C1' cells in the first nucleotide's frame, strides 16, 4: 500500500428565528414556566410481566426445543468449553440425541442401491463342428496334403469381488502375505465395535486390551426417546355515557340438556333457558383508568475467563389516540475534494490557511429480556500478501 | 395495534409421500369470412417472490426477509 479478520464508540453541538403535541401555573393572554423517539422505536421469530377466562383435572392429538456446564424472572437467548467443519491466517461456521425399535425414499446411469449382486475382466474343469496358430509325425525331389497335441476363438458349469466401467452414494481403507484367481483368509498401520484404567463436574479426551469388522445414507422424511408447553391478547379488561322495529325468516333446545365457560377431540367439572344463522334496523366512530418508577438507567467497587451477579451512591427521561419532536439562519466540529508566494521534511507526505459538497437507516402507540433485518461514520486490535530501509 | 393466511408463465390452475415445471389461456402466422368476431391448423414461454441452509438432488422440507389478502367496537 493491497486484501480481510475482531471489536469499540457515536448517531454531530450551541445559540437565534418561526411553527407542532401533551403538561403545570395564573393576573385566562397573540401569556410564563418547563418536557417532547431509536439503536434498530422495525420485523412480530422467541422469552416474560400484567389483564381477563375454572387457578386450568385427565387421556389423545399438536407444538417447541435436542453436545456439556453456567448464566437469567424467563428463553430457541447469552457466555465458555467439547466434537465436527471452513480458511495459508487472524479468524469463522454448526437444528450437532437415536438409522441394530418400525416404516418409507435413494431418480438416470450402473451387473448390483441394501436379504446383497456378478456385466466386463481373472482364476478352475468340460465341450470345442467350422476357422486360426505353435510344435511333432507321416507322404512328397519341391509346392502342398493328412494325422496328433496345446493354445486362441467359441459354449456351458463354477469359483472370486483384487482390478475395469456407473454414481453423491458400491458392502472398512492401505500395503505385504497367500492362492488356480481372489478374498481379515492371515498380518502390520490406519479407522470401527465392546469393556477397562486415568483426566475432565460433564460432553468428551487419552491410553491399554479385546473383536476380523457385526447390518451404506436420509430423520430442516414418517417416526422413537427425553424435556417443556392450559387459552386469548391492552381492540386484553375494569367503569361511566348513547341504541326500541326490543323486528321478519329459518334451525336446534328446555333435565332425553340446545348453547356458553374452554383450546384441536374425547371424558369430567361449573352456569344453563334460551341459543344458532340469514335479512333488516339502531348507537358510538365516544370518555375515564389500565399507562408508564421499572426484573430500570448511569458510574463506582467487589466476585467470576465471561455470560452475569452482589453492595453504595445518583437520575427520572413521551404517554399521544389518526397520532407531535419539524423548517431555516449563524457559529464550532467531523469526513471527503480542489486549491494553496504559509510551515515541517532530502522526498513521498503531513500541518495550516481558502473554497465547495457530504451526513445514512429509520420513527413510540401496554411495558421488559433477547433474536433477526436496514444503516452513515469514528477509533482500536490482529491476520495475510507486496515494496522499501 | 394485534392475530390469521397466502405468493409459480400477463392471467387462472395442475404438478399425489422431494428426481427433467406443464396444462387452459394469451401472443404471432396461417386459413374460412365481403370485413370482424367466434372457429380450425401450426408455433411460441428459461416462470417456482428474494437470500441462505439440508439433501447427491428442492416449487416441494428448515430459517431469514420482502410483498401481498383477510379478520378484529356494542345494542337488539
Nucleotide at each position: 500500500g493491497g486484501a480481510g479478520a475482531g471489536g469499540u464508540c457515536u448517531a454531530g453541538g450551541c445559540g437565534g428565528u418561526c411553527g407542532c403535541c401533551g403538561g403545570c401555573u395564573c393576573a385566562c393572554g397573540u401569556a410564563g414556566c418547563g418536557g417532547g423517539a431509536g439503536g434498530a422505536a422495525a420485523g412480530u421469530c422467541c422469552g416474560a410481566g400484567c389483564u381477563c377466562c375454572a387457578u386450568a383435572g385427565g387421556a389423545c392429538a399438536g407444538a417447541a426445543u435436542g453436545c456439556c456446564a453456567g448464566u437469567c424472572a424467563a428463553c430457541g437467548g447469552c457466555u465458555g468449553g467439547u466434537g465436527g467443519g471452513g480458511g495459508u491466517g487472524a479468524c469463522c461456521c454448526c437444528a450437532a440425541g437415536g438409522a441394530a425399535a418400525g416404516u418409507g425414499c435413494c431418480g438416470c446411469a450402473g451387473a448390483a442401491a441394501a436379504u446383497a449382486u456378478a456385466c466386463c475382466g481373472c482364476c478352475g474343469c468340460u465341450u470345442c463342428a467350422a476357422g486360426c496358430u505353435c510344435g511333432g509325425c507321416u507322404c512328397u525331389c519341391a509346392c502342398g496334403a493328412g494325422c496328433c497335441c496345446a493354445g486362441c476363438c467359441a459354449a456351458g458349469c463354477g469359483g472370486u469381488a483384487a482390478g475395469g466401467g456407473u454414481g453423491a452414494a458400491a458392502a472398512g481403507g492401505c500395503g505385504a502375505g497367500g492362492u488356480a484367481a481372489g478374498a481379515g483368509c492371515u498380518c502390520a498401520c490406519c479407522g470401527g465395535g465392546c469393556c477397562g484404567g486415568c483426566g475432565g463436574u460433564a460432553a468428551c479426551g487419552u491410553u491399554g486390551g479385546u473383536c476380523g469388522c457385526a447390518u451404506g445414507g436420509c430423520a430442516a422424511a414418517c417416526c422413537c426417546c427425553a424435556u417443556u408447553c392450559g387459552g386469548a391478547g391492552c381492540a386484553a379488561g375494569a367503569c361511566g355515557a348513547a341504541a326500541u322495529a326490543g323486528g321478519g325468516a329459518g334451525g336446534c333446545g328446555u333435565u332425553c340438556g340446545a348453547g356458553g365457560g374452554c383450546u384441536g377431540u374425547c371424558c369430567g367439572c361449573c352456569c344453563g333457558a334460551g341459543c344458532c344463522u340469514c335479512c333488516g334496523g339502531g348507537u358510538a366512530g365516544c370518555g375515564u383508568c389500565g399507562c408508564u418508577c421499572g426484573a430500570g438507567g448511569u458510574g463506582c467497587a467487589c466476585g467470576g475467563u465471561a455470560a452475569c451477579g452482589u453492595g453504595c451512591a445518583u437520575c427520572c427521561u413521551a404517554g399521544a389516540u389518526g397520532a407531535a419532536u419539524g423548517a431555516u439562519c449563524g457559529c464550532c466540529a467531523c469526513u471527503c475534494g480542489c486549491g494553496u508566494u504559509c510551515c515541517g521534511g532530502u522526498g513521498a507526505c503531513g500541518g495550516g490557511c481558502g473554497c465547495g459538497a457530504g451526513a445514512a437507516c429509520a420513527g413510540g402507540a401496554c411495558u421488559c429480556g433477547g433474536c433477526u433485518u436496514a444503516c452513515g461514520g469514528u477509533c482500536c486490535u490482529c491476520u495475510c500478501c507486496g515494496a522499501c530501509c | 395495534c394485534g392475530a390469521u393466511c397466502c405468493g409459480g408463465a400477463a392471467c387462472u390452475c395442475g404438478a399425489g409421500a422431494g428426481g427433467c415445471a406443464g396444462a387452459g389461456a394469451g401472443g404471432a402466422c396461417g386459413g374460412c369470412u365481403c370485413u370482424u368476431a367466434a372457429c380450425c391448423g401450426u408455433c411460441u414461454g428459461c416462470g417456482u417472490a428474494a437470500g441462505g441452509g439440508u439433501u447427491c438432488g428442492a416449487g416441494c422440507c428448515c430459517c431469514u426477509u420482502c410483498g401481498g389478502a383477510u379478520c378484529g367496537a356494542c345494542c337488539a